Model confidence (mean pLDDT): 85 of 100. A computed fold for a 1403-nucleotide RNA from an uncultured bacterium, annotated as small-subunit ribosomal RNA. The RNAcentral record of the sequence draws on ENA. Its Rfam family is "Bacterial small subunit ribosomal RNA". Gene Ontology terms of the family: ribosome and structural constituent of ribosome.
């Protein structure tokens, strides 16, 4: 795009068309073929005219109408042909004379239920028969012979007979075309041909007798399946593909099968006979029927109409005609089945109405849409007129088309879609449910994809869905494809058919080309006109019909014929090269075995071992012997061969290639379906042989297992002869032949030339390699040895799986090979390349990553966090690294989110209305408190205005509604913030270039660096975010400044920088300086590196802040913010008490220890950085002490906290569960606080647990670091702080090095991975479902052969039977050939079912 369509929803009108695609299933009922009295007799009605009835007779029932079962065929299409017929029609010629005998109807008599039928007697004809005649006709033995007719009516016609020609129609023959299957390869006996005969309208094995042995087939016979063919129709740019409804041509069929009769024509849809199935009637004796005609019925089906009107028109039959008949036809009816046309209103109308929907709450949209106002009347409705179709009459349609008038917006809109393809978006509901879906795919709580709504888009009396065909599909490729790796080159030769084929000349004209003629039906398509108001539709004209046939010409090319040629091909001569093949013989090394000698304890084997061998003498070693197999070095992208393949040497036989040549033939060539030969390894058969090796097998190891890898043994086999098999990643994954198209460089075998000749150079053939241009290729790559450009021939491919499988055939001893499907299933499978990721791949590099060290954790007690358990609640979050002294820088109440109980409901908190009241405050009662009740004091501020009063701002109370409120859910809806890879060195961009593209280049390479840091090189040149630097702290110095800090010198002093004084020093805190590989040496092109000097500091000086693109849907809705959802007398708010502190247990992080580098006692030295008014608190006093009393000073370089501790000195303890260790517990206290029971810290005295250095495992740290020692702060009433964050004191060891573990970076490589190795993925087993192979058998179907029976009937024979005319007569019983259906037996093909069984697919 289309449809004979169907289904769903919807439906106003008209025109034109089409309407059982299925059961060629069965049919009730009616109709569909009759007509003629001008052929004939009879009967009836009628006065007659005339009319009617059955019958004889004529013509027509062979047309028209239906259907597509059969048919793969001369059936159809197209173009030809000769051996034919043709009623009615036309033309021409001739004739139409004379006779005869019957018979139906009718009448009489019977039979039968009926259908129907018998006998007798009568009668007519255009019925039948004879005679005559014969223009022409036919036959002929050429003498001759044969054969016709019909009249009617009454005056003009219609007929009849013979013959010829035409027209029309029909029969027959031939060339070409006409579906699929080779898992159908051979078929055929009337078969092929001939002769004689028969038969037909006619040629012919059409039939028959005889003779011959042919005929068809790979150019597809035969068989099987399917199918009416064509003009055309649909689609397509075309070529094609699909199709064969309606209309038209042809064919076939008429319940199924067979048969003939009549006739001009039939083997006859509405005729006959027989058989069969089915249906109906019956008196059971017997009869009747055939809708694939028009309607209609049942049935089948997704599905297809009225038992209508008329012969008015067109046409047909009969008739002289009037006319009759006509379900042909013309019309009407039904159904949106299709095509075409028309309408369902038009203009105006903004408060952009109401309502709906959405909303950012403002608005937007529906939307000029509606309403309203002004108009119009197509259709439909009502009324009136009223055709053409009909040339005289005659109109079913039909009072129709059309015309006029009338009323009134009146009678008239739906369907599908809105994720992309594909035009059109939002809300609600739902929550991987319900559902959608043509493909991709949507749906798991914010769905433009489901359902609804609003809005929008598309088409419109239709719109969607389903089905089917073509297109897109160059996806079967003729036009117009491919085969190295995507599917696809046979393993390789030879060669048959066949296809293709060198140069020259002549000829022919089959192919080819051109002209002309015939045909190519009409309709249709196309073009131009015309008619219905337009269109659809119809009519007229043209073009086209690409084809076939006939004929005339041309002669280039192809084919054919003829004559030549030598460039292809082959032969010959000479020559060298070679693991080419076959046969025979020979050789040495090695291995194993045997014998002998020497010799002694191991040997062998492995990652390490063991099995194994060996004191019965192994291994080792020496000599001798035997056997079989293979041939080291040479040896080489070297050689030979068609491929498989071929490797010691010699001889014999033998194939091929190559080079050279003035030789020979003269296209002899190339490819090659079938065919035939060769064909690795393994395997098979028979017979040998058997050293080594070695499937199977055995043992030992390894391992979770180890039917493996490793080891010790070991049989087939490997070897030989003969015969099979016929396959391999039989590979260059690349068929053969020929020609052409830049080069450079190796190597093997020949030839030529030159020269300086054991050689060199140049050149020319044939092989075999590497690189590379053009060109080709999807890319990779190929590239004179093509995968380039051409030509010829063969083979092969057409999504993946099923499957190279099943069945069948062929081959084979078997194994199996070869040929080779389908059902079913999936939406992919695959190639090449790209970026990543990954690898028990490679190279390089880095990191407390390992190593080297130091100290820990894991064991104990306690602290703390988590899990688990428990509980009314033990609130919530965080879970490898990157949760677990984390949120929490501080849970007794509060916090607090949890639980129990008690209360409140516009609320504890915010904004807004109204009314009242100042706010506020004292005291008491009840209660656990919230709260409730009572009660005291108080009348304020501002403005107007002023006596009062009114208003306002806060605030309180009451009331009503909007709303508040939520630590309720979703961190997988989000913002912000954060962790981690990782302070790792990376991540990108612009332009250019390369690539079809994804992408690449830059960013890779060589160096160097902590660094993508820098240098050099480079199709790249630049740039950005990162690195570094800029910032802060510390380390040195200078300048400035000098209190609260400092004190060298001077003076004073209470001896304390205390005071005067000083500004030097320390310090404080501001600005600057300083370090840059700057200098030197060495190395290096450079960047830079190593060493050195100077310097407080040296190669980023130390530390911090600073965290690229991104990853983990990482963490957080409980900091905050926020979309959506949820609760609203509660999931909100208030209160009391409890809980977060529980405790068989497990884990993480810490503290204290286990002691002598220590504990205790005494004495005594040296910090830094902080904090402080609801605070730090000195001195003093009290207490053993925590602390108390009291309080100077200090909002702090001034005062306080505040004794730093380890260290040091002296004394003591003497290796023990201790003078270690301090848990636990008792008693008594202190402090904070409303409150210390659950549940605080501290003090004193007493108590004195585990623990004696910690298994597997594991953590931190590279220098002022680890380790160790104290100090301070935040939070905070107090504290669970041993935590966290800061501060200083003392102060190490070690790093050979990068093999390994972990993490990371760069390059490279492989990949079937890309939610990316925590990936992907294979097979068995279990379960469910599906299709399928085998299968003992069983049930059909088709076809064939043989045989039996043999209806009707044609043919043959044929009476003694029958018969009127006539006669050489006709008919018949009966006999018989052939023969349908049917029976029996055999073969073949095919289908259904089938216990059981095999594999396959999906989940």
């Nucleotide at each position: 795009a289309a449809c004979g369509a169907a289904c769903g929803c919807u439906g106003g009108c008209g025109g034109c068309a089409g309407g059982c695609u299925u059961a060629a299933c069965a049919c009730a009922u009616g109709c569909a073929a009759g007509u003629c009295g001008a052929g004939c007799g009879c009967c009836c009605c009628g006065c007659a005219a005339g009319g009617g009835g059955a019958g004889c007779g004529g013509c027509a029932g062979a047309c028209g109408g239906g259907u597509g079962a059969g048919u793969a065929a001369c059936g159809c299409g197209u173009g030809g042909g000769a051996a034919u017929c043709u009623a009615c029609c036309c033309a021409u010629c001739u004739c139409u004379a004379c006779g005869g005998a019957a018979u139906a109807a009718c009448c009489c008599a019977g039979g039968g239920a009926a259908a129907c039928u018998u006998g007798g007697a009568c009668u007519a004809a255009u019925a039948c028969c004879g005679u005559a005649u014969a223009c022409g006709u036919c036959c002929u033995u050429c003498g001759g012979g044969a054969g016709a007719a019909a009249g009617a009516u009454u005056u003009a016609u219609c007929g009849g007979a013979g013959a010829u020609g035409g027209a029309u129609g029909a029969g027959c023959c031939c060339g070409c075309g006409u579906u699929g299957g080779a898992u159908u390869a051979g078929c055929u006996a009337g078969u092929u041909g001939g002769u004689g005969g028969g038969g037909u309208a006619a040629a012919g094995g059409c039939c028959u007798a005889c003779c011959a042995a042919g005929g068809c087939g790979a150019c597809g016979a035969u068989c099987c399946a399917u199918a009416g063919c064509u003009g055309g129709u649909c689609u397509g740019a075309g070529a094609g593909g699909a199709u064969g409804a309606u209309c038209a041509g042809c064919c076939a069929c008429a319940c199924u099968g067979g048969g003939a009769c009549u006739g001009a024509g039939a083997c006859a849809c509405g005729g006959c006979c027989c058989a069969g199935a089915c249906u109906c009637c019956u008196a059971c004796g017997g009869g009747a029927g055939g809708c694939a005609g028009c309607a209609g019925u049942g049935g089948g089906g997704a599905a297809u109409a009225u038992u209508g009107g008329a012969c008015a028109a067109u046409g047909g039959g009969c008739g002289a005609a009037a006319g009759c008949c006509u379900g042909a036809u013309c019309c009407a009816g039904c159904a949106a089945u299709g095509c075409c046309g028309c309408g369902u209103g038009a203009g105006u109308g903004a408060u952009g109405a109401a309502g709906g929907c959405c909303u950012u709450a403002g608005g937007g949209u529906u939307g000029u849409a509606a309403a309203g106002c002004u108009c119009u009347u197509u259709u439909a409705c009502c009324c009136g007129g009223g055709a053409u179709g009909a040339u005289a009459a005659u109109g079913a349609c039909a009072g129709u088309a059309c015309c006029g008038g009338g009323a009134g917006a009146a009678u008239a809109a739906g369907c599908c879609c809105c994720g992309g393809c594909u035009a059109a978006c939002u809300c609600c509901g739902u929550g991987c449910c319900a559902g959608c879906a043509g493909c991709c795919g949507c749906g798991g709580u914010a769905a433009u994809a489901c359902g609804g709504a609003g809005g929008g888009g598309g088409c419109u009396a239709g719109c969607g869905u389903u089905g089917u065909u073509c297109g897109g599909a160059a996806u079967u490729a003729c036009u117009g494809g491919g085969c190295g790796u995507a599917a696809a080159g046979c393993g390789c030769g030879c060669g048959u058919a066949g296809g293709c084929g060198g140069c020259u000349a002549u000829u022919c004209a089959a192919g080819u080309c051109a002209g002309a003629g015939g045909u190519g039906a009409a309709a249709g398509c196309c073009c131009g006109g015309a008619g219905c108001u337009c269109a659809a539709c119809u009519c007229c004209g043209g073009a086209a019909u690409u084809g076939c046939c006939u004929u005339u010409g041309a002669a280039a090319c192809u084919a054919g014929a003829u004559a030549g040629c030598u460039a292809g091909a082959a032969u010959c001569a000479u020559g060298g090269a070679g693991a080419g093949g076959c046969g025979a013989g020979u050789g040495g090394a090695a291995u194993u075995c045997c014998g002998a000698g020497u010799g002694u304890a191991g040997a062998g084997g492995u990652g390490a071992a063991a099995u194994u061998c060996g004191u019965a003498g192994a291994u080792a070693u020496u000599c001798g012997g035997a056997a079989g197999a293979a041939c080291a070095c040479c040896a080489g992208u070297g050689g030979c061969g068609a491929a498989g393949g071929c490797g010691a040497c010699u001889c014999g036989c033998u194939g091929g290639a190559c080079a050279u040549g003035u030789a020979u033939u003269g296209a002899c060539g190339c490819c090659g379906a079938g065919g035939u030969g060769c064909g690795a390894a393994a395997g098979c058969g028979u017979g040998g042989g058997g050293a080594g090796c070695a499937a199977a097998c055995a043992g030992g190891a390894u391992u979770a297992g180890a039917u493996a890898c490793c080891c010790u043994g070991g049989u087939a086999g490997u070897c030989c002869a003969c015969g099979c098999c016929g396959u391999a990643a039989a590979c260059g994954a690349u068929g053969a032949u020929a020609a052409c198209u830049a080069g450079c460089u190796g190597u093997c075998c020949g030839g030529g030339c030159a020269c300086u000749u054991g050689g060199u150079g140049c050149u020319u053939g044939g092989g075999u390699g590497g690189c590379g241009c053009a060109g080709c290729u999807a890319a990779c790559g190929c590239a004179u040895u093509a995968a380039g450009u051409u030509a010829u021939c063969c083979g092969c491919c057409u999504g993946g799986g099923g499957a190279g499988u099943a069945c069948g055939g062929u081959c084979g001893c078997a194994a199996g090979a070869u040929u080779a499907a389908a059902a079913c299933u999936c939406a992919a499978a695959g190639g090449a390349a790209u970026a990543g990721a990954c690898g028990g791949g490679g190279a390089c590099c880095c990191g407390c990553a390992c190593a080297a060290g130091c100290g820990g954790u894991g064991g104990a007690g306690c602290a703390u966090g988590u899990g688990g358990u428990u509980u009314a609640a033990u609130u919530c979050g965080a879970c490898g690294a990157u949760a677990c002294a984390c949120g929490a820088a501080g849970a007794a109440c509060c916090u607090u989110a949890c639980c129990u109980g008690g209360a409140c409901u516009u609320g504890a908190c915010a904004u807004a209305g109204u009314a009242a009241g100042a706010a506020c405050u004292u005291u008491c009662u009840a209660g656990a408190g919230a709260u409730a009740g009572a009660u005291u004091g108080g009348u304020g501020u501002c403005u107007g205005c002023u006596u009062g009063c009114a208003g306002a701002a806060a605030c309180u109370u009451a009331u009503a509604u909007a709303c508040a409120g939520g630590u309720g859910c979703u961190g997988c809806a989000c913002g912000g913030c954060u962790g981690u890879c990782g302070u790792c060195a990376g991540c990108u961009c612009g332009u250019g270039u390369c690539g079809u593209g994804a992408g690449a280049u830059g960013u890779u390479g060589g160096g160097u660096u902590a660094a993508g840091u820098c240098c050099c090189g480079c199709a790249a040149c630049g740039a950005g975010c990162g690195c570094a630097a800029c910032c802060c702290u510390c380390g040195u110095g200078u300048u400035u400044a000098g209190u609260u800090g400092c004190u060298a010198a001077c003076a004073g002093u209470u001896c304390g920088g205390c005071u005067g004084a000083g500004a030097a020093c320390u310090c404080u805190a501001a600005a600057c300086a300083g370090a840059c590989u700057g200098c030197c040496u060495a190395c290096g092109c450079a960047a830079g590196u190593a060493g050195g000097a100077g310097g407080a500091a040296g190669g980023u000086g130390a530390g911090g802040a600073c965290g690229a693109c991104g990853u983990c849907a990482a963490g957080u809705c409980a900091u905050c913010a926020u979309g959506g959802c949820c609760c609203u007398u509660a999931c909100g708010u208030c209160c009391a008490g409890g809980g977060c502190u529980a405790c068989a247990c497990a884990c993480g992080u810490g503290c204290u220890a286990c002691a002598a580098u220590g504990g205790g006692a005494u004495a005594u030295a040296c910090a830094a950085a902080g904090a402080g008014c609801g605070g730090c608190a000195a001195u003093a006093c009290g207490g053993u002490g925590a602390c108390g009393u009291g309080g100077a000073g200090c909002a702090a370089a001034u005062c306080u906290u505040a004794u730093a501790a380890a260290a040091u000195a002296u004394c003591u303890c003497c290796c023990a569960g201790u003078u270690c260790g301090g848990a636990u517990u008792g008693u008594a206290g202190u402090c904070u606080g409303c409150a210390a029971c659950u549940c605080g810290a501290c003090u004193a005295c007493a108590u004195g647990a585990a623990g004696u250095u910690g298994g597997a495992a594991u953590c931190g740290c590279u220098a002022g670091u680890a380790a160790u020692c104290g100090u301070a702060g935040a939070u905070c009433a107090g504290c669970u702080a041993u935590g966290c964050u800061a501060c200083g004191g003392u102060g190490a060891a070690u790093a050979c090095g990068u093999u390994c573990c972990c993490g990371g970076g760069u390059c490279u490589u492989g990949u079937a991975c890309u939610c990316a190795c925590c990936g992907c993925c294979c097979g068995u087993c279990a379960c469910a479902c599906c299709a399928u192979g085998g299968g003992a058998g069983u049930c059909g179907a088709a076809c064939u052969c043989a045989u039996u029976c043999g209806a009707a009937g044609c043919g043959g024979g044929g009476a003694u039977g029958c018969u009127a005319a006539a006669a050489u007569a006709g008919c018949u019983a009966c006999c018989u050939u052939c023969c349908a259906c049917a029976g029996u037996g055999g073969a073949u093909u095919u289908g259904g079912c089938g216990a059981c069984u095999g594999g396959g697919g999906u989940g």